[in-house]
Small-subunit ribosomal RNA, 5' domain from an uncultured prokaryote, 473 nucleotides, folded computationally. Rfam family: Bacterial small subunit ribosomal RNA. Its mean pLDDT, the model's own confidence on a scale to 100, is 88. The RNAcentral record of the full RNA draws on ENA.

Context: one part of a larger RNA
RNA sequence: GAACGAACGCUGGCGGCAUGCUUAACACAUGCAAGUCGAACGAGAUCUUCGGAGAGACUGGCGCACGGGUGAGUAACGCGUGGGUAUCUGCCCUGGGGUGGGGGAUAACCGCUGGAAACGGCGGCUAAUACCGCAUACGCCCUUCGGGGGAAAGAUUUAUCGCUGUUGGAUGAGCCCGCGUCGGAUUAGCUUGUUGGCGGGGUAAUGGCCCACCAAGGCAUCGAUCCGUAGCUGGUCUGAGAGGAUGAUCAGCCUCACUGGGACUGAGACACGGCCCAGACUCCUACGGGAGGCAGCAGUGGGGAAUAUUGGACAAUGGGCGCAAGCCUGAUCCAGCCAUGCCGCGUGAGUGAAGAAGGCCCUAGGGUUGUAAAACUCUUUCAGCGGGGAAGAUAAUGACGGUACCCGCAGAAGAAGCCCCGGCUAACUCCGUGCCAGCAGCCGCGGUAAUACGGAGGGGGCUAGCGUUGUUC
Numbered sequence: 001g002a003a004c005g006a007a008c009g010c011u012g013g014c015g016g017c018a019u020g021c022u023u024a025a026c027a028c029a030u031g032c033a034a035g036u037c038g039a040a041c042g043a044g045a046u047c048u049u050c051g052g053a054g055a056g057a058c059u060g061g062c063g064c065a066c067g068g069g070u071g072a073g074u075a076a077c078g079c080g081u082g083g084g085u086a087u088c089u090g091c092c093c094u095g096g097g098g099u100g101g102g103g104g105a106u107a108a109c110c111g112c113u114g115g116a117a118a119c120g121g122c123g124g125c126u127a128a129u130a131c132c133g134c135a136u137a138c139g140c141c142c143u144u145c146g147g148g149g150g151a152a153a154g155a156u157u158u159a160u161c162g163c164u165g166u167u168g169g170a171u172g173a174g175c176c177c178g179c180g181u182c183g184g185a186u187u188a189g190c191u192u193g194u195u196g197g198c199g200g201g202g203u204a205a206u207g208g209c210c211c212a213c214c215a216a217g218g219c220a221u222c223g224a225u226c227c228g229u230a231g232c233u234g235g236u237c238u239g240a241g242a243g244g245a246u247g248a249u250c251a252g253c254c255u256c257a258c259u260g261g262g263a264c265u266g267a268g269a270c271a272c273g274g275c276c277c278a279g280a281c282u283c284c285u286a287c288g289g290g291a292g293g294c295a296g297c298a299g300u301g302g303g304g305a306a307u308a309u310u311g312g313a314c315a316a317u318g319g320g321c322g323c324a325a326g327c328c329u330g331a332u333c334c335a336g337c338c339a340u341g342c343c344g345c346g347u348g349a350g351u352g353a354a355g356a357a358g359g360c361c362c363u364a365g366g367g368u369u370g371u372a373a374a375a376c377u378c379u380u381u382c383a384g385c386g387g388g389g390a391a392g393a394u395a396a397u398g399a400c401g402g403u404a405c406c407c408g409c410a411g412a413a414g415a416a417g418c419c420c421c422g423g424c425u426a427a428c429u430c431c432g433u434g435c436c437a438g439c440a441g442c443c444g445c446g447g448u449a450a451u452a453c454g455g456a457g458g459g460g461g462c463u464a465g466c467g468u469u470g471u472u473c
Stems, first nucleotide, its partner, number of pairs: 001473004006469005013345006020337001021303001026301003030298003035062003040059001046053002069256001071254001078181008087173002092169002095166001097164003100134001102132002109124006140149003154161003182228003189219003194216004199211003231253004235246004258279005281292004309335001311334003317331001318329004348378004358369004382414001384409005392400001417462005422443003428457005438445002
């Protein structure tokens, strides 16, 4: 000098655009953040113009594995980059087939009944795109090549939407490998499923991933192991560059979801707002037993130098469901708060010497503040008041918003501070103080004439900011 997710002190007019718990991955009151489909199904409160419409719950389908948050863990194929394949992929696209005939249940509901509650138990009735056989099989799977195995669901407004097997694709994902990826040797040896093989199990799939047996290997001073620290990257800051530092916001990947463990369902999870077990904590309880998980958006307590509203809307973009109408969406779009940052604008302009008054200094002549003020003549940005009023939306639909913007009105009117003035370093005098009080980034000032302390006048610098502190280069 530059920079910052900054903080602190003094000060503070407006707008645009950004940013905003860096600390306790501390604990959380309350509300909201994932639903949707009646064109899958039975039943149906209620309304009814008796045609019908139809809430909520239940069965069923799809979604809830996305989106959003966090950085605790992780020094690792985690990430980056370049390759590989032994694999899967709902919805979507594409090619070519099929969609025949049956069956038994069950929730809702009704009855009885247990419990304080959470939540159940027994009996009975019923439907389906829920469940299960049979038939069929172009292609599919297995095969000892003889053969064997395996599907389906219908709905409606009759035009579609579906269902099932399969080919190829797209997208997404799994796994493997080369190279790169912090500090410590005051960590030198580490390892027994360890290293490899054979056979199996398991998986979508390779593999000690797991198991039995066999062999005795494998890694390491080119730093194994251990310890500490840390999410990684695109980037960001600085720098002429090389490099150094860093990894907020935005984007990609990974990781976690009270702590630890586990699987279920599913195309996909070992699943933030799912389940089970254990633990700590909090809450309810009729003491028998139950409920909960903000590192989602707001918000609260706490910690801290320090970081915002318990706001509006689905109008746009995007997502889920649905044929659609539409519903849901704290994603998102907006608004609110904060000079936290960047950028822009304003706080007036011209004329004006009796160089007014006052202040300060003085050699008492004067000098300076100073064209500064007053005064006169103008202008009206921003703010204010009144009127009009968008684009963003493609036919409709606008939270933002009566916002931006435009027109008019009034009046210089409402709008300047902060730091510094010994040298470095730009800017000097007086008074007070008297090694005191104090200053200070370094050198150093202060003990009676202090341009260095405090005040004043004057001056210098920056300016809605200015200084200080911290950190990086």